[in-house]
RNA sequence: GGCGCGUUCGUCUAGUGGCUAGGACAUAUGGUUCUCAACCAUAUAACAAGGGUUCGAUUCCCUUACGCGCUA
Numbered sequence: 001g002g003c004g005c006g007u008u009c010g011u012c013u014a015g016u017g018g019c020u021a022g023g024a025c026a027u028a029u030g031g032u033u034c035u036c037a038a039c040c041a042u043a044u045a046a047c048a049a050g051g052g053u054u055c056g057a058u059u060c061c062c063u064u065a066c067g068c069g070c071u072a
Stems, first nucleotide, its partner, number of pairs: 001071007010025004018055001027043005048064005
């Protein structure tokens, strides 16, 4: 250089065109407790960037960035 795969809350992950983008851990608040831990409830928090297709895109297509693999 060529080809392929991947990128979603702080972390891990589900989601194959119409979701309020779900769950676990973590964090915060409250409850419980003499206190802490554990437990229970609630809350905060995400689609890598740009463009295209479509009535509608996290999802399909193109480009870019980053990571991984194969190959010369």